[in-house]
RNA sequence: GGGCGCGUAGCUCAGCGGGAGAGCGCCCGCUUCACACGCGGGAGGUCGGGAGUUCAAAUCUCCCCGCGCCCA
Numbered sequence: 001g002g003g004c005g006c007g008u009a010g011c012u013c014a015g016c017g018g019g020a021g022a023g024c025g026c027c028c029g030c031u032u033c034a035c036a037c038g039c040g041g042g043a044g045g046u047c048g049g050g051a052g053u054u055c056a057a058a059u060c061u062c063c064c065c066g067c068g069c070c071c072a
Base pairs, nucleotide, nucleotide: 001071002070003069004068005067006066007065010024011023012022013021018055026042027041028040029039030038048064049063050062051061052060
């Protein structure tokens, strides 16, 4: 330098045009003498950044950034 993949909640990941979600973690409540487990509720997101297409983009296209693998 070229090719491919990935980037979404604190962590691990789903979601592949029309409601941003799950598990774990965190907070509160119930339960217990107390803790743990269990149950219920809640907070937490510029969907890596920018531009484009579209009535509508996390999702499609282009550029850039970061990480990983391969080729030279």
Molecule: transfer RNA
Organism: Candidatus Eiseniibacteriota bacterium